Notes
A computed fold for a 133-nucleotide RNA from a soil metagenome, annotated as c-di-AMP riboswitch aptamer (ydaO/yuaA leader). RNAcentral holds the sequence, with entries from MGnify. The coordinates come from a structure-prediction model, not an experiment, and the mean pLDDT is 79.
RNA sequence: CGCCUAAUCCCGGCUCGGGAGCGGGGAAACCACGGUGGCACGGCUAGGUAGCCGGUCACAGGGGCGAAUCGCAGACGCGUAGCGCCAACCUUCGGCGCGAGCCCGACAGCUAACCCCGUAGGCGUCAGAAGGA
Numbered sequence: 001c002g003c004c005u006a007a008u009c010c011c012g013g014c015u016c017g018g019g020a021g022c023g024g025g026g027a028a029a030c031c032a033c034g035g036u037g038g039c040a041c042g043g044c045u046a047g048g049u050a051g052c053c054g055g056u057c058a059c060a061g062g063g064g065c066g067a068a069u070c071g072c073a074g075a076c077g078c079g080u081a082g083c084g085c086c087a088a089c090c091u092u093c094g095g096c097g098c099g100a101g102c103c104c105g106a107c108a109g110c111u112a113a114c115c116c117c118g119u120a121g122g123c124g125u126c127a128g129a130a131g132g133a
């Protein structure tokens, strides 16, 4: 001087506290949703052996931050949804890289009011092409 990111800025009595900005979570009504499989069970519809609703049995917890999911007998792998970079910005093409980790603890759709929380870290060293604005 820039990059990833919500991760920046201001004030004070400055290992802390407060504020602004930015970001995330919880939480009504309305609305939405209500798993998979089995059955010799019930009802309804149809009339060729089905469908729908229910009953019953079995199996499966679920969710949040983030791009970070999913598939594959080979897994410090390969591919992949997705994401980032190539020095203002947008689109396309081309190239390169990432595709982690952590948390809640049986609980969370959406969500006005309201409530709670975060504001850590980690990198780079001269710039791809065309079109647009």
Stems, first nucleotide, its partner, number of pairs: 001124004008020005021119006031109001035059005041054005061107001062104004070079003082098005089132005